[in-house]
Context: one part of a larger RNA
RNA sequence: GAACGCUGGCGGCGCGUCUUAAACAUGCAAGUCGGACGGGAACCCUGGUGCUUGCAUUGGGGGGAGAGUGGCGAACGGGUGAGUAACACGUGGGUAAUCUUCCCCCGAGUGAGGAAUAAGCUUGCGAAAGCGGGUCUAAUACCGCAUGACGUCCUGAGGCGAAUGCCUUUGGACCAAAGCCGUAAGGCGCUUGGGGAUGAGCCUGCGUCCUAUUAGCUAGUUGGUAGGGUAAUGGCCUACCAAGGCUGUGAUGGGUAGCCGGCCUGAGAGGGUGAUCGGCCACACUGGAACUGAGACACGGUCCAGACUCCUACGGGAGGCAGCAGUGAGGAAUUUUGCGCAAUGGGCGAAAGCCUGACGCAGCGACGCCGCGUGGAGGAAGACGGCCUUCGGGUUGUAAACUCCUGUCAGAGGUGAAGAAUGCCCGCAAGGGCUUGACGGUAACCUCAGAGGAAGCCCCGGCUAACUACGUGCCAGCAGCCGCGGUAAUACGUAGGGGGCGAGCGUUGCUC
Numbered sequence: 001g002a003a004c005g006c007u008g009g010c011g012g013c014g015c016g017u018c019u020u021a022a023a024c025a026u027g028c029a030a031g032u033c034g035g036a037c038g039g040g041a042a043c044c045c046u047g048g049u050g051c052u053u054g055c056a057u058u059g060g061g062g063g064g065a066g067a068g069u070g071g072c073g074a075a076c077g078g079g080u081g082a083g084u085a086a087c088a089c090g091u092g093g094g095u096a097a098u099c100u101u102c103c104c105c106c107g108a109g110u111g112a113g114g115a116a117u118a119a120g121c122u123u124g125c126g127a128a129a130g131c132g133g134g135u136c137u138a139a140u141a142c143c144g145c146a147u148g149a150c151g152u153c154c155u156g157a158g159g160c161g162a163a164u165g166c167c168u169u170u171g172g173a174c175c176a177a178a179g180c181c182g183u184a185a186g187g188c189g190c191u192u193g194g195g196g197a198u199g200a201g202c203c204u205g206c207g208u209c210c211u212a213u214u215a216g217c218u219a220g221u222u223g224g225u226a227g228g229g230u231a232a233u234g235g236c237c238u239a240c241c242a243a244g245g246c247u248g249u250g251a252u253g254g255g256u257a258g259c260c261g262g263c264c265u266g267a268g269a270g271g272g273u274g275a276u277c278g279g280c281c282a283c284a285c286u287g288g289a290a291c292u293g294a295g296a297c298a299c300g301g302u303c304c305a306g307a308c309u310c311c312u313a314c315g316g317g318a319g320g321c322a323g324c325a326g327u328g329a330g331g332a333a334u335u336u337u338g339c340g341c342a343a344u345g346g347g348c349g350a351a352a353g354c355c356u357g358a359c360g361c362a363g364c365g366a367c368g369c370c371g372c373g374u375g376g377a378g379g380a381a382g383a384c385g386g387c388c389u390u391c392g393g394g395u396u397g398u399a400a401a402c403u404c405c406u407g408u409c410a411g412a413g414g415u416g417a418a419g420a421a422u423g424c425c426c427g428c429a430a431g432g433g434c435u436u437g438a439c440g441g442u443a444a445c446c447u448c449a450g451a452g453g454a455a456g457c458c459c460c461g462g463c464u465a466a467c468u469a470c471g472u473g474c475c476a477g478c479a480g481c482c483g484c485g486g487u488a489a490u491a492c493g494u495a496g497g498g499g500g501c502g503a504g505c506g507u508u509g510c511u512c
Stems, first nucleotide, its partner, number of pairs: 002508005009372006015365002017330001023327002026325003031072003036069002043062009079283003088208008098200002103196008111145001113143002122134002125132002151174004156169005179188003209255003216246003221243008258280004262273004285306005308319004336362001338361003344358001345356004375405004385396004409453001411448005419439001423434004456501005461482003467496005477484002
């Protein structure tokens, strides 16, 4: 964050599975780079050969699809709240105990070689499928070598510091690279340092629900030494040694729960709460594990086990909506299998651009808040009808009819945006030209017609604002509390009248 009943005209802005962290058909949600690399289909142009004269075959040029190697991204963005009472979160410190791709500033370097492999091609070689075997080849992929310090490690000296250490300096050891575009100038890269920025890890003071009908808990347990491990401190792990550590200021156990900024309420103090939006955390069918990487122990990656679903040629395989829609199930209850990348933001790219269910919009729902309308003025000592009546009348009631107006919204016709910055082309420049809108023919504006299409719901005994008649007769029923009803019921049902609120009104639920 509501639901239910009756009712329902329009618009703006928000919000919308609180229940089964049960299960999911289908589509989409993470790609991109040919200016890293080998290669290259369709198709187009052109030359030759053959002939059945429009087909086959072959050479050259263009073209670049699908797949592949490689790079970056995929750790962001999006979802959910299961678990978690914890340094998880909030707040304040520490890191002389640390890392940080991309980005910014500054310095140095980019020499010379090698061996493979995918794709492709080929081989009828295997397999139901998923997927495999042999052979060839490239690189910014991989591997030696060279060079290299203000880098890392070791070491001697000095200074500083409470200290593990920090700073300066001596000597030694170790570690690097890749090219691409361009006629060129040059541009973009690559390697290694120093500084910054950003992000992250770790430590710590304080704060953070209920329960004592839970009182004792603890062997890697508490501390030390040495080592291992990590980016890094540390029982984080291992060996050895010591016997400690926590607890009535509530340990341990049990229950419940993501935390906060905030939100609701209240004069405040406080109480309640943690939807939407923002920050942090945790999780991704269930449990476990590592790999790659700057970053994960990784929602749309891998491996193992389990439950479930599906395919199978029975040998074996495939899958994970707590992404966006959607299905069915549960439930009182919660939406479209929509449009677009035009904007903002993100990834890749030199760029053009591609991708983006993030996002921007539209659709549905009175779910909420706000605004507007359903007409305005005049009109009787007061029609008809209804209701009541003491039968005189009263009331509905200026209400209606009727007259004169107005023209919001809805309707019809016309004009028609802002949101647009970029990008491309020309130019030495100033500048100029062209082009890009999902929403949308929407908003807005103009014109037309005509009161025409637009009012309900609850209540009327007291609390509590609003009264009579009839029906009923402790029946039928009402009710939040007190209580009404047994023959004149302002309390039940209906009618007339009245009160309240109004596209809502009541009821129920929840909180103060």
Overview:
Predicted 3D model of a 512-nucleotide part of an RNA (small-subunit ribosomal RNA, 5' domain) from an alkali sediment metagenome. The full RNA is in RNAcentral, with records from SILVA.